Description
This is a predicted structure of a 277-nucleotide part of an RNA (large-subunit ribosomal RNA, domain VI) from a bacterium. Its Rfam family is "Bacterial large subunit ribosomal RNA".

[in-house]
Context: one part of a larger RNA
RNA sequence: CGUUAGAAUUUUGAGAGGAGUCGUCCACAGUACGAGAGGACCUGGAUGAACGAAUCCCUGGUGUGCCAGUUGUUUCUGUUCUGAAGCACUGCUGGGUAGCUACAUUCGGAUCGGAUAAGCGCUGAAAGCAUAUUAAGCGCCAAGCCGACCUCAAGAUUAGAAUUCUAUCCCCGAUGCAAAUCGGGGGAAAGACUCCAGAUAGACUAUCUGGUUGAUAGGCGGCGGGUGUAAGAUCCGUAAGGAUUUUAGCCGAGCCGUACUAAUAAGUCGAUUGUAG
Numbered sequence: 001c002g003u004u005a006g007a008a009u010u011u012u013g014a015g016a017g018g019a020g021u022c023g024u025c026c027a028c029a030g031u032a033c034g035a036g037a038g039g040a041c042c043u044g045g046a047u048g049a050a051c052g053a054a055u056c057c058c059u060g061g062u063g064u065g066c067c068a069g070u071u072g073u074u075u076c077u078g079u080u081c082u083g084a085a086g087c088a089c090u091g092c093u094g095g096g097u098a099g100c101u102a103c104a105u106u107c108g109g110a111u112c113g114g115a116u117a118a119g120c121g122c123u124g125a126a127a128g129c130a131u132a133u134u135a136a137g138c139g140c141c142a143a144g145c146c147g148a149c150c151u152c153a154a155g156a157u158u159a160g161a162a163u164u165c166u167a168u169c170c171c172c173g174a175u176g177c178a179a180a181u182c183g184g185g186g187g188a189a190a191g192a193c194u195c196c197a198g199a200u201a202g203a204c205u206a207u208c209u210g211g212u213u214g215a216u217a218g219g220c221g222g223c224g225g226g227u228g229u230a231a232g233a234u235c236c237g238u239a240a241g242g243a244u245u246u247u248a249g250c251c252g253a254g255c256c257g258u259a260c261u262a263a264u265a266a267g268u269c270g271a272u273u274g275u276a277g
Base pairs, nucleotide, nucleotide: 001155005166006165007164008163009162010161011160015152016151017150018149021049022048023047024046025045026044027043033038051108052107053106054105055104059102060101061100062099066095067094068093069092070091071088072087073086074085075084076083112147113146114145119140120139121138122137169186170185171184172183173182174181191269192268193267194266195211196210197209198208199207216262217261218260219258220257221256222255223254225251226250227249232245233244234243235242236241
């Protein structure tokens, strides 16, 4: 921009894409078959490999604005003992929430239908027989084909459908038998956008949530979770150090709550075109 008034929501499915795998074991059964050696079809059950999708409850990994320990050095604090901060790959080391993730967890391939290939048949002549057909007619049959299963999908210009919302107003001029008439201007609905707080989204954009009739983000409170018992003080020890206060102190992303802060204010767009009578 189109889809022919303008919108919101829900859809149909022309069409397109994906998937499609294989093994082992058990029962049938040491049966059928076979002199024996050996050893099934069919059917049912179990369990895996690789592949794929989803997810983070479990097990792990990561987790550079979390916690602790610790070395060197610089600085601050302090009369001193100390306590802190910066840098050194996140200084190094031990752990680790959310998120992300696989080595983790769950699920998938199925079943069924249609038309067939090779192949196998029924009926049956030409050709008194025979022959599935090198004839007519009628069947069976594959991991393959078309559906069924999963995803996208009306720009499918054949532009679909349903439900709901808003309306078809005003002024000036003109024509006309009349009308949703013609020309110009204005207001303006439903709804949308700008803008703002953001994340289940994300390079930007888009998408999604929210914008005071509000829990959208931050803050604050509680909880969860992590680390592992802070500082200060007191006591014990010659001291290094230890004990008590203290399962403390600190704590990013998680959950619940709470208008304290910021989502203020405002602006823009947005409804009858053509042809025919």
The coordinates come from a structure-prediction model, not an experiment, and the mean pLDDT is 82.